Context: one part of a larger RNA
RNA sequence: CACCGCCCGUCAAGCCACGAGAGUUGGGAGGGCCCGAAGUCGCUGAGCCAACCCGCAAGGGAGGCAGGUGCCGAAGGUCAACUCGACGAUUGGGACUAAGUCGUAACAAGGUAGCCGUAGGGGAACCUGCGGCUGGAUCACCUCCUU
Numbered sequence: 001c002a003c004c005g006c007c008c009g010u011c012a013a014g015c016c017a018c019g020a021g022a023g024u025u026g027g028g029a030g031g032g033c034c035c036g037a038a039g040u041c042g043c044u045g046a047g048c049c050a051a052c053c054c055g056c057a058a059g060g061g062a063g064g065c066a067g068g069u070g071c072c073g074a075a076g077g078u079c080a081a082c083u084c085g086a087c088g089a090u091u092g093g094g095a096c097u098a099a100g101u102c103g104u105a106a107c108a109a110g111g112u113a114g115c116c117g118u119a120g121g122g123g124a125a126c127c128u129g130c131g132g133c134u135g136g137a138u139c140a141c142c143u144c145c146u147u
Base pairs, nucleotide, nucleotide: 003110005107008103009102011100013097014096016094018092019091020090023087024086025085026084027083028082031079032078033077034076039072041070042069043068044067047065048064049063052061053060054059113134114133115132116131117130118129119128120127121126
């Protein structure tokens, strides 16, 4: 670059992040239930054992071992929840982009003054009703203040 100005929204295109999404999938920390290795411990221990005790001995006692069993118990299984992430047809608005489409809502009284609240309506900006504000132009009048 100053109205041949500025500027709003829908729509179309591109791109980015985000939300929703039937679900799929991976991780984390626990919980309930089932199962339950090793091992300690408890109970048992009719089988076994040289050492200690009694006994001449046979044998007995004490102690121990195997075995059995119980509690605890790792891993595992299962169930429903919690939490974090990835993927996900589709979908919702948002940011940005040279420029595109439709209109022209706002900025001058922006050509119906604008704006706020609310309700209804509409491709879109928006329109209409009701209430409110002046952060409205113009004309006239009144009151007050200052000079």
Molecule: small-subunit ribosomal RNA, 3' minor domain
Organism: Planctomycetota bacterium